[in-house]
Context: one part of a larger RNA
RNA sequence: CCAUUGUUAAGGAACUCUGCAAACUAGCACCGUAUCUUCGGUAUAAGGUGUACCUACUUAGGUGAAGCUCCUAGCGAGUGGAGCCUGAGAGGUUGCAACAAAGAGUCCCUCCCGACUGUUUAUCAAAAACACAGCACUAUGCUAACUCGUAAGAGGAUGUAUAUGGUGUGACGCCUGCCCCGGUGCCGGAAGGUUAAAUGAUGGGGUUAGCCGUGAGGCGAAGGUUCUUGAUUGAAGCCCCGGUAAACGGCGGCCGUAACUAUAACGGUCCUAAGGUAGCGAAAUUCCUUGUCGGUUAAAUACCGGACCUGCAUGAAUGGCGUAACGAGAUGGGAGCUGUCUCAACAAUGGAUCCA
Numbered sequence: 001c002c003a004u005u006g007u008u009a010a011g012g013a014a015c016u017c018u019g020c021a022a023a024c025u026a027g028c029a030c031c032g033u034a035u036c037u038u039c040g041g042u043a044u045a046a047g048g049u050g051u052a053c054c055u056a057c058u059u060a061g062g063u064g065a066a067g068c069u070c071c072u073a074g075c076g077a078g079u080g081g082a083g084c085c086u087g088a089g090a091g092g093u094u095g096c097a098a099c100a101a102a103g104a105g106u107c108c109c110u111c112c113c114g115a116c117u118g119u120u121u122a123u124c125a126a127a128a129a130c131a132c133a134g135c136a137c138u139a140u141g142c143u144a145a146c147u148c149g150u151a152a153g154a155g156g157a158u159g160u161a162u163a164u165g166g167u168g169u170g171a172c173g174c175c176u177g178c179c180c181c182g183g184u185g186c187c188g189g190a191a192g193g194u195u196a197a198a199u200g201a202u203g204g205g206g207u208u209a210g211c212c213g214u215g216a217g218g219c220g221a222a223g224g225u226u227c228u229u230g231a232u233u234g235a236a237g238c239c240c241c242g243g244u245a246a247a248c249g250g251c252g253g254c255c256g257u258a259a260c261u262a263u264a265a266c267g268g269u270c271c272u273a274a275g276g277u278a279g280c281g282a283a284a285u286u287c288c289u290u291g292u293c294g295g296u297u298a299a300a301u302a303c304c305g306g307a308c309c310u311g312c313a314u315g316a317a318u319g320g321c322g323u324a325a326c327g328a329g330a331u332g333g334g335a336g337c338u339g340u341c342u343c344a345a346c347a348a349u350g351g352a353u354c355c356a
Base pairs, nucleotide, nucleotide: 001351002350003349004348005347006346007345008344010342011341014340019337027051028050029049030048031047036041038171052093053092054091055090057089058088059087060086061085062084063083067079068078069077070076071074094098106335107334108333109332112329113327114326118130119129134169135168136167137166138165139164140163146155147154148153172322173321174320175319177251179250180249183248184247185244186243187242188241189240192239193238194237198233203228204227205226206225207224210219211218212217252270253269254268255267256266279314280311291308292307293306294304295303
C1' cells in the first nucleotide's frame, strides 16, 4: 500500500447523483395502537413495561407414590396426598448489563406505476415489462373451427356453445362519449359493369381440281387440312349497394359580440366522415419552463391528498379516472441511528512490495 474486520471525543447526513455503505432495531409475555379500508385488513402499526438466579414463602393448574379401607381378591374400587412439572405472585441475591453469547424487524408521512401471489433477458436489465382472475369482441353445430402432416392420421377431445380456438383489455369501484363507416379491413348482398380457363360465330392466308399463258409463271371454286382473326356464352374477385369501431383507426380553422376593462354564454363563415364528451391535466405526457400562486427550507431547476389551465403534442378496453392490500419497483420529506462527512486516528487478520 491492497483486502477483510473492530473501536472512536464533540457534532450527527454538514457526505453524496442518492443515507450508497455502515449503524440503529431485533426473541418472548403484557399494556397500547392512528389514518384509510374491498370490514378481511392496515398491525409486530406507532409507542411503552417486564425478562437471570435463590427460597425449608404464597397461590393456581397438571401428574399422582407410599400408606389406609373395602370386596367379587384384581393390571380392582375408594381414600390419601409425598415427590415432580408448569404458570402467576412475594421476599431476597449478583453484575455495567439477565432474550448478557449465537441467532434475531429500523420506523413514520406523501406521491407515481403496476391490483395482488407469480414470470423474465442462464452470463451487465427483475422492472412500471410478461402473466393473471375478471371483462369484451370474434370464429366454431361436431368428420367443429383451428394446429401439425405430402398423405394416412394425430391433437382439439374419449370434450359438444356454461364447450373449444383466436384477438384485445387486465382485480375491484364509477364509467367507457359523441361521435365518425370517408380511407383500410371484416361481414352480408346480388341488379348492372369488368373478367379466366373453356366455347369457336365470322372474316383472312397457305395448299389445288380447273382455267389462262409457247414458256417462265399467274388466277383460283368446292371440300379437306392447316395458320390466323376472335363474335357469343362465361364463376369467384374487383367496381357497385348496405352493415360493422371493446375492428385498424380518426375526433378542425377564421371573424365578431355584454353599460370600466377583460372574457365571451351568443352570432357569422369555411372545411370535414365526424370535429374530443365525462374525467384528468406543467403529468413516466408541458417545448416555451426554473410557467404562476400556495405548502415544505434560513435558502429548493427538487417534492406535494395542493391550486390554476395557456393540453408545443391528455382522454376513455391502443381503455379514462379513482382505489384498501401488496412491491429486493421510481420520487420527495421526517424520527431514530451512525466514521457517509467535519477529519481523521488506533488496533486485528491475510496478501503484495521493499529492506535485512

RNAcentral holds the full RNA, with entries from SILVA. This is a predicted structure of a 356-nucleotide part of an RNA (large-subunit ribosomal RNA, domain IV) from an epibiont metagenome.